[in-house]
Molecule: RNase P RNA; transfer RNA
Organism: Egibacteraceae bacterium
RNA sequence: GGAGUCGGCCAGGCGGCCGCGGCGGGGUAACCCGCUGAGGAAAGUCCGGACUCCACAGGGCAGGACGCUGGGUAACGCCCAGGCGCGGCGACGCGUGGAAAGUGCCACAGAGAGCAGACCGCCGAACGGCCUCGCAAGAGGUGCGUGGUGAGGGUGAAAGGGUGCGGUAAGAGCGCACCGGCGCCGGCGGUGACGCCGGCGGCCAGGUAAACCCCGUCCGGAGCAAGGCCAAGCAGGCGCGUCAUGAGGCUGCCCGCCCAGCGCCAGGUAGGCCGCACCGAGGUCGACGGUAACGUCGGCCCCAGAGAGAUGGUCGCCCCUCAUCGCCGCAAGGUGGCGAGGACAGAAUCCGGCUUAUCGGCCGGCUCCCCGA
RNA sequence: GCCGGGGUAGCUCAGUCGGUAGAGCAGUGCUCUUGUAAAGCAAAGGUCGUCGGUUCGAUUCCGAUCCCCGGCUCCA
Numbered sequence: 001g002g003a004g005u006c007g008g009c010c011a012g013g014c015g016g017c018c019g020c021g022g023c024g025g026g027g028u029a030a031c032c033c034g035c036u037g038a039g040g041a042a043a044g045u046c047c048g049g050a051c052u053c054c055a056c057a058g059g060g061c062a063g064g065a066c067g068c069u070g071g072g073u074a075a076c077g078c079c080c081a082g083g084c085g086c087g088g089c090g091a092c093g094c095g096u097g098g099a100a101a102g103u104g105c106c107a108c109a110g111a112g113a114g115c116a117g118a119c120c121g122c123c124g125a126a127c128g129g130c131c132u133c134g135c136a137a138g139a140g141g142u143g144c145g146u147g148g149u150g151a152g153g154g155u156g157a158a159a160g161g162g163u164g165c166g167g168u169a170a171g172a173g174c175g176c177a178c179c180g181g182c183g184c185c186g187g188c189g190g191u192g193a194c195g196c197c198g199g200c201g202g203c204c205a206g207g208u209a210a211a212c213c214c215c216g217u218c219c220g221g222a223g224c225a226a227g228g229c230c231a232a233g234c235a236g237g238c239g240c241g242u243c244a245u246g247a248g249g250c251u252g253c254c255c256g257c258c259c260a261g262c263g264c265c266a267g268g269u270a271g272g273c274c275g276c277a278c279c280g281a282g283g284u285c286g287a288c289g290g291u292a293a294c295g296u297c298g299g300c301c302c303c304a305g306a307g308a309g310a311u312g313g314u315c316g317c318c319c320c321u322c323a324u325c326g327c328c329g330c331a332a333g334g335u336g337g338c339g340a341g342g343a344c345a346g347a348a349u350c351c352g353g354c355u356u357a358u359c360g361g362c363c364g365g366c367u368c369c370c371c372g373a
Numbered sequence: 374g375c376c377g378g379g380g381u382a383g384c385u386c387a388g389u390c391g392g393u394a395g396a397g398c399a400g401u402g403c404u405c406u407u408g409u410a411a412a413g414c415a416a417a418g419g420u421c422g423u424c425g426g427u428u429c430g431a432u433u434c435c436g437a438u439c440c441c442c443g444g445c446u447c448c449a
Base pairs, nucleotide, nucleotide: 001369002368003367004366005365006364007363008362009361010360012318013317014316015315016314017313018312020037021036022035023034024033025032026031039344043355044354046353047352048351049350050349051223052222053221054220058255059254060253061252063219064218065217066216067215068082069081070080071079072078083096084095085094086093087092097214098213102212103211104208105207106206119153120152121149122148123147126146127145128144129142130141131140132139133138161179162178163177164176165175166174180204181203182201183200184199185198186197187196188195189194227274228273229272230271236265237264238263239262240261248258249257250256267448268447282301283300284299285298286297287296288295289294319342320341324340325339326338327337328336329335330334374445375444376443377442378441379440380439383398384397385396386395392429401415402414403413404412422438423437424436425435426434
């Protein structure tokens, strides 16, 4: 210098004028003054909680979610660290229970798709046929029938380890040697996933669980339009139930429990306060512990908020980019100026995550290649 | 704001143990008719909203995303 990989941060700045929400103060009022006012995702509502009500929440079945190991956390499907496999020269990235518990499925093609299979090929051992020789017993031949074979070809996403030697009619873990995988046993290291070493067994075992399922862990439901208090106003009607054979509620079913109301139509009100925004799983700085996520302690800070819902507009200067578009200049294929352009988006009960959107810019760690000293 | 449902041919909809997606209407061509309609026959028409993943293979299973639709106040 180039290429790459991982992580973090910013989200134009300053000023003038006009405008908006909240709080406080002043003023009889109109109005004036001060302070304060969006995000990294406020979004999607995909997970997890807090909170509230329903029995402070019950039992069984069903159902759902998650899934290597250890840790973090209020909790999680999140985060950190590690193991194993795959990809990459590498930094690094991606994946992750069980397929030798069982069941299902594997279209088309292909002979055969699961304890399989003979289309081509190879073989002629065994039985039979035919031919030759032989007096006979039998011997030889022939690939013709029954057959043997999974080594070779071919089909397919996938065809039941690999190489070699032996063996055989030809072959084949059929036997043996080595290599690979799997299982069992033992030892060592590690909290563990797992790794290393040794021995034994020819055991050689397809894929799919984001198919049913098995194993393990977790899960009651509804959601701030939850829910509580006050006020205003109106008109009742029908059905079911209150009778325990009990409507309705506790997601589905059974039990158990609560309870006198529940549903539909018609009618009334579209008001106020709380929840709710000063105190939190809060932010920030430092120390300590920990590889880290994170935790403990101490200091400092208070940080939007409402109601169909405020945080904007414009002008000037500066900044970014000229990668793109338009115009223009020059010593003209390069360089410069002016203008356009400067993203995604916008709180609504509140937090912790994930995911998605995002013009661009900055910083740092690490890897590979080239050059120079 | 909270909670549910759905995107398949031009329109309305089917599609289950995952294996090349159909029906009705509409449109096109032909037959019939003097002509039209009706009827009959034939063919065409699909990125299964979009993008990833699992799988040999996805409309179907899983995740993300875009769009559409519906329900939910209080009193009594």